The part of an RNA shown here (small-subunit ribosomal RNA, 5' domain) has 498 nucleotides and comes from an uncultured bacterium. It matches the Rfam family "Bacterial small subunit ribosomal RNA".

Context: one part of a larger RNA
RNA sequence: GGAACAACGCUGGCGGCGUGCCUAACGCAUGCAAGUCGGGCGGGCGUCUCUUUCGGGGGAUGUCAGCGGCGGACGGGUGAGGAACGCGUGGGCAACCUGCCCCGACGUGGGGGACAACUCCGGGAAACCGGGGCUGAUACCGCAUAUGGUCGGUCCUUGGACGGGGACUGAGCAAAGCCUUCGGGCGCGACGGGAGGGGCCUGCGUCCGAUUAGCUGGUUGGCGGGGUGACGGCCCACCAAGGCGACGAUCGGUAGCUGGUCUGAGAGGACGACCAGCCACAGGGGAACUGAGACACGGUCCCCACACCUACGGGUGGCAGCAGCGAGGGAUUUUCGGCAAUGGGCGCAAGCCUGACCGAGCAACGCCGCGUGCGGGACGACGCCCUUCGGGGUGUAAACCGCUUUUCGGUGGGACGAAGAUGACGGUACCACCGGAAUAAGCCUCGGCUAACUACGUGCCAGCAGCCGCGGUAAGACGUAGGAGGCGAGCGUUGUCC
Numbered sequence: 001g002g003a004a005c006a007a008c009g010c011u012g013g014c015g016g017c018g019u020g021c022c023u024a025a026c027g028c029a030u031g032c033a034a035g036u037c038g039g040g041c042g043g044g045c046g047u048c049u050c051u052u053u054c055g056g057g058g059g060a061u062g063u064c065a066g067c068g069g070c071g072g073a074c075g076g077g078u079g080a081g082g083a084a085c086g087c088g089u090g091g092g093c094a095a096c097c098u099g100c101c102c103c104g105a106c107g108u109g110g111g112g113g114a115c116a117a118c119u120c121c122g123g124g125a126a127a128c129c130g131g132g133g134c135u136g137a138u139a140c141c142g143c144a145u146a147u148g149g150u151c152g153g154u155c156c157u158u159g160g161a162c163g164g165g166g167a168c169u170g171a172g173c174a175a176a177g178c179c180u181u182c183g184g185g186c187g188c189g190a191c192g193g194g195a196g197g198g199g200c201c202u203g204c205g206u207c208c209g210a211u212u213a214g215c216u217g218g219u220u221g222g223c224g225g226g227g228u229g230a231c232g233g234c235c236c237a238c239c240a241a242g243g244c245g246a247c248g249a250u251c252g253g254u255a256g257c258u259g260g261u262c263u264g265a266g267a268g269g270a271c272g273a274c275c276a277g278c279c280a281c282a283g284g285g286g287a288a289c290u291g292a293g294a295c296a297c298g299g300u301c302c303c304c305a306c307a308c309c310u311a312c313g314g315g316u317g318g319c320a321g322c323a324g325c326g327a328g329g330g331a332u333u334u335u336c337g338g339c340a341a342u343g344g345g346c347g348c349a350a351g352c353c354u355g356a357c358c359g360a361g362c363a364a365c366g367c368c369g370c371g372u373g374c375g376g377g378a379c380g381a382c383g384c385c386c387u388u389c390g391g392g393g394u395g396u397a398a399a400c401c402g403c404u405u406u407u408c409g410g411u412g413g414g415a416c417g418a419a420g421a422u423g424a425c426g427g428u429a430c431c432a433c434c435g436g437a438a439u440a441a442g443c444c445u446c447g448g449c450u451a452a453c454u455a456c457g458u459g460c461c462a463g464c465a466g467c468c469g470c471g472g473u474a475a476g477a478c479g480u481a482g483g484a485g486g487c488g489a490g491c492g493u494u495g496u497c498c
Stems, first nucleotide, its partner, number of pairs: 001498003006494005013370006019363002021328001026326003030323003035070003040067002043064009077281003086206008096198003101194004106189003109143001111141002118133006148173001150171009177186003207253003214244003219241004224236003256278004260271004283304005306317004334360001336359003342356001343354004373403004383394004408435006417425001442487005447468003453482005463470002
C1' cells in the first nucleotide's frame, strides 16, 4: 500500500447493487417450512333435492378421517467429523442399478380371501391400545397366456478376454383399472433402447510434526462359500505366511475439498465468506424397515444426556429449515409480504402446497454514484487568534445582490417485469407541475519518517508514543485555542492475510 463475512471510537443526507453468528454442531417458547390426488376405493357428518308400500331407496354438493397412489431420498441448513479414492483431474466396469420422462415392439384373460374406515365391547389420566362383527379398491394372493426376459441343455457364430449375437429345447415369471362429448384420454404388465441420475474400481495430485521408527491378526494372499444391483478379506470356514515403511509406514496435531478469492511485476504466499460442484452431518451413539432411490434433518426402533407432561402406571420432544428467544461473544437483522415471476411436489384439469424463491424491513458492513449549492461581492465588517502594537491571519469566507433546484416537501400522472387472464414488490421506479438555498459535514493529523505552526496552560506532573523518542519553567511532540494539512458520509483505531 492492498484486502475483508470485521469489530470499536467520533460522526452521519440520499440512492443502486451486494453482504450480514467467523464465537456455543450451546439450549430453545411460539408460528410457519411437504404435501397432494374423489378422474383408484368404501365410509362418517352437514346441506339441498327426487322418490316411497313411511321400513326405506336414489341423486347433487360441502367437509372429515381412513384404505390406496405418487411425493416426503428433491428443495433448504450446517462444517461437527473426516488426511480418506473424501475432494480435484484423467481413465475403467468383460463387475453394476435407475421411479418419473422419451422411442420401439408385445400384452392388459379369468378367479379368490382379507383389512382399515364404520359398528359393538373392553382397558388407559393421557399418549393410545386390545377384542368381536361388516365392507371396497389401481391394496393383497392364486390360475391362464409369454412378444419377451431369467435360469438350464444341445449346437452355430464372433471376440485378445469369465463377453456378445443366433437356432432348437426344458423350467419357472406379468398385468388394473378410471374418466369420456363414445372420437378418445389417463393409466397398468413383461421387454429392447435412450436421456438424465447414481454405485464401484483405478493412475496422479492433496497440510504440519522424526522431540512419533518401526506398524499389521481378517492382518497379506489362495481355495470354497455367504452376501450385494455389482467387484472385493465386504463377511465366513480352511490353507499358506504374508502385507506396509526414511520415496516417511504407524502415531500425534490440524483441516470439509474444489471452481475460485486476496495479495504480488511474476514466481510465490495466504485463504476457501457470499455464488456454483462434490462430500459429510441432523441432540450424542447404534440399527435396520419401506422404497427406483435412505440406513432417511421436520420417518421407525434401541441406548445415553437433556427438557417437558403425568392421575406416578406411563408418555412427549429434537430450529446445523424461515423468523424469533436465551446463552456465549468485540460482533452479525424482521416472530414482515406474496406465490405475481422462476423452479419444485401432487393432480386429466381447475387447482392445492411451497419461510425454495421473488420482494420488502433493519445495519455506512462493503462497493459504486449523487448531494450538502452556483456566480458576483472590500486594500477586506464583527468576532476570534497572533503581534515587534505598525500590523498580520481566518478571508470572498460572511453579510448583501443575482441565479439554479440535483436533493427535499406538495400535487397530478404512472409502468416494464405477464404469454389471453393473473403483480407481493407498488401508487414503487419513472415523468410533469408548484414551492423554496431551502433538509444535509465530519473525522484524523500537524517533532523526524510524513503534507501541515503559532500562542497559552502544564512543569519527568498530567500525559503522548508505530519506530526514533517527547514532558524536570519559554514544549512546533502533553492539554486547549487560532491557524494549517489529509481524507470526506465518512474518518481514525485494533486484530488478521499478502